Model confidence (mean pLDDT): 84 of 100. This is a predicted structure of a 92-nucleotide RNA (c-di-GMP-I riboswitch aptamer) from Oscillibacter hominis. The organism belongs to Oscillibacter, within Bacteria. Rfam family: c-di-GMP-I riboswitch aptamer. Its family is annotated with cyclic-di-GMP binding in the Gene Ontology. Rfam's curators write: GEMM was predicted in a large-scale screen for bacterial structured RNA regulatory elements. RNAcentral holds the sequence, with entries from Rfam.

RNA sequence: UAUCUGAAACGGCAAACCGCCCGAAAGAGCGGGACGCAAAGUUUGGAGGCUAAAGCCCGCCAUCCGGGGGCCAUGCCUGUCCGGCCGCCACA
Numbered sequence: 001u002a003u004c005u006g007a008a009a010c011g012g013c014a015a016a017c018c019g020c021c022c023g024a025a026a027g028a029g030c031g032g033g034a035c036g037c038a039a040a041g042u043u044u045g046g047a048g049g050c051u052a053a054a055g056c057c058c059g060c061c062a063u064c065c066g067g068g069g070g071c072c073a074u075g076c077c078u079g080u081c082c083g084g085c086c087g088c089c090a091c092a
Base pairs, nucleotide, nucleotide: 005090006089012037013036017032018031019030020029022027035079041085042084043083045082046081047080048077049076050075055071056070057069058068060067061066
């Protein structure tokens, strides 16, 4: 010096929930708040999951231009997992 590891120290991030706001929704952003996190930094590369506006289908309801059901991601989740990239400190 590098890698593994994570005892100590300086710090960092921020779950649920609440408020505002965007969105059809999933969910995102901001503020409060801390369950936790050694990558809970970043990247949808792979898998997995969530939602279904639009679209398609329906032998359903139905007076109807309406309702309901099913399929579907181009939408979303990195604090679901794996991987890529970057990275603070340093006991053993």